[in-house]
Predicted 3D model of a 482-nucleotide part of an RNA (small-subunit ribosomal RNA, 3' major domain) from an uncultured prokaryote.
It matches the Rfam family "Bacterial small subunit ribosomal RNA". Its family is annotated with structural constituent of ribosome and ribosome in the Gene Ontology.
Context: one part of a larger RNA
RNA sequence: UGACGGGGGCUCACACAAGCGGUGGAGGAUGUGGCUUAAUUCGAAGCAACGCGAAGAACCUUAUCCUGGAUUUGACAUGCAUGGAUGGGCCGCCUGAAAGGGAUGGCUUCUGCCUUCGGGUGAAACAUGCACAGGUGCUGCAUGGCUGUCGUCAGCUCGUGUCGUGAGAUGUCGGGUUAAGUCCCUUAACGAGCGAAACCCUUGUCCUUAGUUGCCAGCAUUCAGUUGGGGACUCUAGGGAGACUGCCGGUGUUAAACCGGAGGAAGGUGGGGAUGACGUCAAGUCCUCAUGGCCUUUAUGUUCAGGGCUGCACACGUGCUACAAUGGGGAGUACAGUGGGCCGCGAACUCGCGAGAGUAAGCUAAUCCCAAAAAGCUUCCCCCAGUUCGGAUUGGAGGCUGCAACUCGCCUCCAUGAAGCCGGAAUCGCUAGUAAUCGGAGGUCAGCAUACUCCGGUGAAUGUGUUCCUGAGCCUUGUACA
Numbered sequence: 001u002g003a004c005g006g007g008g009g010c011u012c013a014c015a016c017a018a019g020c021g022g023u024g025g026a027g028g029a030u031g032u033g034g035c036u037u038a039a040u041u042c043g044a045a046g047c048a049a050c051g052c053g054a055a056g057a058a059c060c061u062u063a064u065c066c067u068g069g070a071u072u073u074g075a076c077a078u079g080c081a082u083g084g085a086u087g088g089g090c091c092g093c094c095u096g097a098a099a100g101g102g103a104u105g106g107c108u109u110c111u112g113c114c115u116u117c118g119g120g121u122g123a124a125a126c127a128u129g130c131a132c133a134g135g136u137g138c139u140g141c142a143u144g145g146c147u148g149u150c151g152u153c154a155g156c157u158c159g160u161g162u163c164g165u166g167a168g169a170u171g172u173c174g175g176g177u178u179a180a181g182u183c184c185c186u187u188a189a190c191g192a193g194c195g196a197a198a199c200c201c202u203u204g205u206c207c208u209u210a211g212u213u214g215c216c217a218g219c220a221u222u223c224a225g226u227u228g229g230g231g232a233c234u235c236u237a238g239g240g241a242g243a244c245u246g247c248c249g250g251u252g253u254u255a256a257a258c259c260g261g262a263g264g265a266a267g268g269u270g271g272g273g274a275u276g277a278c279g280u281c282a283a284g285u286c287c288u289c290a291u292g293g294c295c296u297u298u299a300u301g302u303u304c305a306g307g308g309c310u311g312c313a314c315a316c317g318u319g320c321u322a323c324a325a326u327g328g329g330g331a332g333u334a335c336a337g338u339g340g341g342c343c344g345c346g347a348a349c350u351c352g353c354g355a356g357a358g359u360a361a362g363c364u365a366a367u368c369c370c371a372a373a374a375a376g377c378u379u380c381c382c383c384c385a386g387u388u389c390g391g392a393u394u395g396g397a398g399g400c401u402g403c404a405a406c407u408c409g410c411c412u413c414c415a416u417g418a419a420g421c422c423g424g425a426a427u428c429g430c431u432a433g434u435a436a437u438c439g440g441a442g443g444u445c446a447g448c449a450u451a452c453u454c455c456g457g458u459g460a461a462u463g464u465g466u467u468c469c470u471g472a473g474c475c476u477u478g479u480a481c482a
Stems, first nucleotide, its partner, number of pairs: 001482002003479003007476007015466002019430005026321002029318005034312002042053002065307007074132001078131006087110001088108004093102003112121003134296002137294003143290002145285003148281001150279001155194006161170003174185003200273004205241007215230002219228002244267001247261005323423001327382007339370003344363002349358003389420001394415007436458007
């Protein structure tokens, strides 16, 4: 100087307390361990691995995964030597699961430059040979880059000066204050940098500019903003205004600031996001990529078929659906906001109980489509039961995608109707448009979502305390620790 303490002081955080809803019990989904297997490819491992890499394993993907088949200058790149026009494209033959191997026809003239049209030359391609290619092989404890975490915590440092023999100290301590090393005062320190804040995006109010595909108050018109018309309003998207402790009162050291108030759409960081200091964990990643070293080179490369990654006594994590009456079912009826669409979204109509099919309008989109929002509201039935709760499982019949749904997809209909009556010890999330609850969209994608990322609808309770648990910051103290 640090680190540590079941030392002390001060402070903070959904850390506890106060409250609301879960997980842990059930079924199934998914990831992991284990077991099994010819193989169940690999990585991730307390928090910070486990719906993680994977924004989507039937083939492909896919990997030293397994079982077989095949290939060897190679699927891909560059160069050299030799050959010679052998080459490319399309259609064929034999063998084969395909890949590959073999033999050999037809069509096409696709092939630059020079040319005396005889040919010459060489690019590309091909064949042979050689340099080399290749490796999702190993090492993340050789590395770059990127990422997680402490933590959006308030810290981490430097220059000069001063003090100390020196390691170092001071500044950065102290008194206040703040979300903050934020600011003020004091002061052997005076300044400065990286962080904090601000600048950026978004949302909340108003003004203005512009009115099409959006809007419709008034005037006509219509089944319908449909049409004429209008730019007021909504909205869209450009430009501005607005919030600064600016104003008032109090407290305070005359300070910083804090408390209350006015005005205001908004008040003291208005809400949300992006933004992550010096460093820590030899944290993660050599399987994104790059890269040192090592290993491999008729194989650990390349390629093909089939299988596996989906196996199932079991254990754990994360989500889904429930156990019902604040509910379930039937009928009627209302109100969103993000988004996506040409190898696409697909209306209306017809057929089908339905998944869907047929035909097909419109739309390269504020125009058309996906698109029905759902919870809600109105009304009827159910009457507390393993039920009109719950939907697993299984049988049958179908639909869709795709070369192909057996291993191993999704959906529909009929039948079946399991466990489950609120969950032990323990444990998680959340302070407001939040929790809870309800649906919608998107990416991935041929097909496949209870996951992920967004969007809106309805919309609480409790706390304003710091004794304790956990983690963190500052000061101080002890130390057989470095």